This is a predicted structure of a 1246-nucleotide part of an RNA (large-subunit ribosomal RNA, half B) from a Planctomycetota bacterium.
Its Rfam family is "Bacterial large subunit ribosomal RNA".
Context: one part of a larger RNA
RNA sequence: CGCUCGUGAAGGAACUCGGCAACAUGGCCCCGUAACUUCGGGAUAAGGGGCGCCCUCGUGAGAGGGCCGCAGUGAAAAGGAUCUGGCGACUGUUUAUCAAAAACACAGGACUCUGCGAACUCGCAAGAGGAGGUAUAGAGUCUGACGCCUGCCCGGUGCUGGCAAGUUAAGGAAGAGGGUUAGCCGUAAGGUGAAGCUCGCAACCGAAGCUCCAGUAAACGGCGGCCGUAACUAUGACGGUCCUAAGGUAGCGAAGUUCCUUGUCGGGUAAGUUCCGACCUGCAUGAAUGGCGUAACGACCGGAUCACUGUCUCCACGAGCGACUCGGUGAAACUGUAGUUGUUGUGAAGAUGCAACAUACCCGCGAUUAGACGGAAAGACCCCGUGAACCUUUACUUACCCGCGAUUAGACGGAAAGACCCCGUGAACCUUUACUGCAGUUUGGCAUUGGGUUUAGGCCCAGUAUGCGUAGUGUAGGUGGGAGACUGAGAACCGGAUGUUCAGGCAUCUGGGGAGUCGAAAGAUGAAACACCACCCUUGCUGUGCUUGAAUUCUAACCCCGACCCAUGAAACUGGGCGGCGGACAGUGCUUAAUGGGCAGUUUGACUGGGGCGGUCUCCUCCCAAAGAGUAACGGAGGAGUCCCAAGGUACCCUCAGCCCGGUCGGCAAUCGGGCAGCGAGCGCAAUGGUAGAAGGGUGCUUGACUGCGAGUCCAAUCAGACGAGCAGGUGCGAAAGCAGGGCAUAGUGAUCCGGCGGUGCUGGAUGGAAAGGCCGUCGCUCAACAGAUAAAAGGUACUCCGGGGAUAACAGGCUUAUCUCCCCUGAGCGUUCAUAGCGGCGGGGAGGUUUGGCACCUCGAUGUCGGCUCAUCGCAUCCUGGGGGUGAAGAAGCUCCCAAGGGUUUGGCUGUUCGCCAAUGAAAGCGGUACGUGAGCUGGGUUCAGACCGUCGUGAGACAGGUCGGUCCCUAUCUGUCGUGGGCGUAGGAAAUUUGAGCGGUUUUCUCCCUAGUACGAGAGGAUUGGGAGGGACGUACCUCUGGUGUUCCAGUUGUUCCGCUAGGGGCAUUGCUGGGUAGCUAAGUACGGCACGGAUAAACGCUGAAAGCAUCUAAGCGUGAAACCCUCCGCGAGAAUAGAUUUCCAGUUCGUAAGAACGAAGGCUCCUUGAAGACCACGAGGUCGAUAGGCCGGACGUGUAAGGCCAGUAAUGGUUUAAGCUUACCGGUACUAACAGCCGAUGG
Repeated sequence: CGCUCGUGAAGGAACUCGGCAACAUGGCCCCGUAACUUCGGGAUAAGGGGCGCCCUCGUGAGAGGGCCGCAGUGAAAAGGAUCUGGCGACUGUUUAUCAAAAACACAGGACUCUGCGAACUCGCAAGAGGAGGUAUAGAGUCUGACGCCUGCCCGGUGCUGGCAAGUUAAGGAAGAGGGUUAGCCGUAAGGUGAAGCUCGCAACCGAAGCUCCAGUAAACGGCGGCCGUAACUAUGACGGUCCUAAGGUAGCGAAGUUCCUUGUCGGGUAAGUUCCGACCUGCAUGAAUGGCGUAACGACCGGAUCACUGUCUCCACGAGCGACUCGGUGAAACUGUAGUUGUUGUGAAGAUGCAACAUACCCGCGAUUAGACGGAAAGACCCCGUGAACCUUUACUUACCCGCGAUUAGACGGAAAGACCCCGUGAACCUUUACUGCAGUUUGGCAUUGGGUUUAGGCCCAGUAUGCGUAGUGUAGGUGGGAGACUGAGAACCGGAUGUUCAGGCAUCUGGGGAGUCGAAAGAUGAAACACCACCCUUGCUGUGCUUGAAUUCUAACCCCGACCCAUGAAACUGGGCGGCGGACAGUGCUUAAUGGGCAGUUUGACUGGGGCGGUCUCCUCCCAAAGAGUAACGGAGGAGUCCCAAGGUACCCUCAGCCCGGUCGGCAAUCGGGCAGCGAGCGCAAUGGUAGAAGGGUGCUUGACUGCGAGUCCAAUCAGACGAGCAGGUGCGAAAGCAGGGCAUAGUGAUCCGGCGGUGCUGGAUGGAAAGGCCGUCGCUCAACAGAUAAAAGGUACUCCGGGGAUAACAGGCUUAUCUCCCCUGAGCGUUCAUAGCGGCGGGGAGGUUUGGCACCUCGAUGUCGGCUCAUCGCAUCCUGGGGGUGAAGAAGCUCCCAAGGGUUUGGCUGUUCGCCAAUGAAAGCGGUACGUGAGCUGGGUUCAGACCGUCGUGAGACAGGUCGGUCCCUAUCUGUCGUGGGCGUAGGAAAUUUGAGCGGUUUUCUCCCUAGUACGAGAGGAUUGGGAGGGACGUACCUCUGGUGUUCCAGUUGUUCCGCUAGGGGCAUUGCUGGGUAGCUAAGUACGGCACGGAUAAACGCUGAAAGCAUCUAAGCGUGAAACCCUCCGCGAGAAUAGAUUUCCAGUUCGUAAGAACGAAGGCUCCUUGAAGACCACGAGGUCGAUAGGCCGGACGUGUAAGGCCAGUAAUGGUUUAAGCUUACCGGUACUAACAGCCGAUGG
């Protein structure tokens, strides 16, 4: 010193994030018990009283009387309580191993699905669970007892329902087309081309789904803005307007939700960032993602109070076990080698190791943790491979040097080693309206798969009807034939019915009727003339047949059921029979479409003064760019992703902008005339270059905005890009020479693959064709991340993981100092007057390295991060105290500046806080540095892992410098440093004492009162300097007489139990059992003392004399005064002070040996022994028989408080007396009874 315990004066939570921890409470009996309440509770509420022993009475519970102690559940075991909030109703459950909770569950509520071969789940299936259950059942989801309630929105998404229309697959399919070619035509080339085969196209038929129409929110979800308005002001019941699917109702509200915020008010406190009650301005409450309450309950989370205490003020003593010493046994991490100092600097930017200076004899032991960028798993050896990111160096450029930039070479790669951060064309999980798929589900077709009926569509055939422009007698389908046709087998006409209709009629049937009617010809109309017949067309109807669907029915496939029969004997499986239900459906297979994070594989860019967010990514112009070219940055400025048939070609012609003068409306500026004007205009558009001797402005004619090439160049990694005379063909303009292969130039863009179109002397998979391909031309990319990963791709990770990086962030250091803090200069102004008592605009110059930053230099094979506690140390830009100058200083009190770092610089309330606010003191409550000093010193409240809640954001997974509750802090010290304490050697003989003091350290404080003096000063109020005295606070040192604490070695009381045979008296154990006291020692809260004063040299300042400079001047020579700072004084250490000092005293011999040396041995010392208020060990002190060193013994003191035994009193408990007794540790004095036995070293040197 640690751990585990005991006790504690006075105070009593002042401690701290927080009463953490500890204390306290505690049993039984009696009394008594509030709010609230779901009437059960709350409740052991709270708060009180009693408890031993003896005698008597009583069956007993108990009653009465008596006795002792500080204390009677006498020890042990045994709730602290109350008030007030939050959350969750409750008992339960959970992260085995950092989270026990407000999370989960829960009874209750609600919605949805499910009719039984149930839904749902598992399974490929068979089958199984559901359930041997049947809607009072089962499954899923949400909510979460109970009470009061649960508003509005169906636009979006989802779910449910609907089905007219649209869209839509496989499949079916009319039709048209391509290829081929028998034939035909053609002298040939070639053309045409049936059937068949074949290729693709395709009207139409064709389901679910989607679109669409509704419903649905206890489905996912959502629930506004602006302006005005009342007779003070304020506010806005009221009004207006815009938007919406609807605009948040009740309730609650700075909340576990409120940023601003410590909101405001009230309460509690001396003081309240927390808490409670309100308010409502709800950043961003709100109704089963439930809202608001709520008794009871909670190892939950806040706040307050009482009790209680070592949590604290402020620590003290004691006990046991460690630590330490000795003996025994005996690890580990770690370790490049170590002969391992400090400071200041330097340096890959924080050095034991470099430089300088300082310091330092050699070696331990005990401590302590400031450092060793301390340790706590990742080869330093060896092997393999690779390596110059720092540093160094080469070349270019340059006359040379430096700086900056760029570039080249080597190379940057893989593997093994921060969780934050970044990086990786890393991983894994998770999500979704990312991409692409796959289960599953729905759906159509076909198969398994059959019969009948009805009905609808289509087709063929048969029958039957149908046909209205105008004109015309009129409802004229077409063409042809045609002069007659029909009629008692009933004409005209009249009535009825049916169908149809262009509403006028037409057709058919029927009743009456009883003999004619129609047509041709003629006339009229018209494109066409219905008497009749034939073949047809349009559009209907009827019927047979075929076909495509639909509906319905049947039973025999198929499915299912049975308590019956058989195989079969015991049998519940299976098969068959019999009977029954369903039934060509269902189920299943193949296929189609839809749906489909249920599952899977993946993607989700780069640059970047870290990353993200933002911005950017291709091309053109200018500057940067350093007078060739080129040249970077998230440097500074702008543009392009076209346009034009003229804005192209050519021939010819012309000259602008601006200004001045003149001139109708007419002005500064319109058109006109004259002049000046060399380029300032114009050139489609940006800028630059160019340009009037045209590239600008016109007019005429035109298409060279040509085809095939191309010597040679520029540029250039490649791919690309640019210029180009000339040749051939054909062309335009021009008289011609000539010019013309777009545009004054520089932007106006996209490789390859894939595919389309046109052409084609190419290929043609046995042959001929064709298909297909090639070649030439051309088209399709905001492939804009623009040298273009795919036709096709988003997110989360705090549950995370791997590989790397100090190539790159967060902490700290470094550099810098914009910002920050401080200072200085100037002096516009303020200050009644007056720049400078005190202030000081606009400006300027610095210092510092505490802020916020910038940079990214060491560290990512790890430098722990805020605050507190503890312990500090330095700076001074000084908070107090000290000395001074100025004052707008009367005094007092201030303001301001100068000097000064010696000492000092408080306690509380709130909050994690630093800070800050508040309360109360005080002379003052300083500012900074030290890895924002200090986690191998502590804490762990905050921040910053995993759980959970709220608000907000997000479809979601999840996220939030938003809030909230909870949440593992390891290390035995090798070296340095530091604090102690020894051994060795040295200090020129060996010793014992006493000292000097080089040097080092410590101390260093301040207040109040009284006197001077109510004096100086002042109108007064007030009120000193100076000098003298007294008493305090805090701090420090020492001590234990006093006051106390402790005192497990002393005394006493007492409970339970056990042992000594019993009684009596004692011992043991129960924390020393508990309780009351207490000696020595150690201690503080106790006692005593300390800081002074004198002096020296100074700071600011104030002076003397005094020139330079005939004056003046504190200064230049010279001489003074002057402060808590410095030196001394005071205290401590101190000669390893290697310069090792001084003084005094003691010992300085003998034997052997030639000598070297050996032996004995002096003074003295050591071992050893008895020991100590000395002490870890060692050391130090006392003593060692010539002795009081320790023990014992004797006496005393102190303490306790009247022993035992006896006697007496009492029934007894018990009391009295012997007796202030007995006992008594460490204290004081005495006394040899016991133990201090026995050994060793040690000079003769210069």